SAM riboswitch aptamer (S box leader) from uncultured Harryflintia sp., 96 nucleotides, folded computationally. Rfam family: SAM riboswitch aptamer (S box leader). Rfam links the family to the GO term regulation of gene expression.
[in-house]
RNA sequence: CUUAUCGAGAGCGACGGAGGGAACAGGCCCGAUGAAGUCCGGCAACCUGCUGAAAAGGCAAGGUGCUAAAUCCUGCGGAAAAAUCCGGAAGAUGAG
Numbered sequence: 001c002u003u004a005u006c007g008a009g010a011g012c013g014a015c016g017g018a019g020g021g022a023a024c025a026g027g028c029c030c031g032a033u034g035a036a037g038u039c040c041g042g043c044a045a046c047c048u049g050c051u052g053a054a055a056a057g058g059c060a061a062g063g064u065g066c067u068a069a070a071u072c073c074u075g076c077g078g079a080a081a082a083a084u085c086c087g088g089a090a091g092a093u094g095a096g
Stems, first nucleotide, its partner, number of pairs: 001096006011040001013039003019030003024075004041067003046063002048060004071090001076087004
């Protein structure tokens, strides 16, 4: 850079100790009834393997990933009286 996906799912565990929810701003939340992080457990099934005529479907779970809230919400554009809806940007993850 290209492309697909992002409102589903996942612990009453151990260590750890104060922060965390990407960055900035504004909100709103989570946290000593224990944050981040590490380990274990778990979820999912993009790649992968097996099956299959098959880019259908199924099974497994080796490589990633994920495991509060829609990517927590808004930040740009459009529609609407408004509630709200649609799209974009940015970001995350996979594959190339």
NCBI's taxonomy places the organism under Bacteria, Bacillota, Eubacteriales, Oscillospiraceae, Harryflintia. RNAcentral holds the sequence, with entries from MGnify.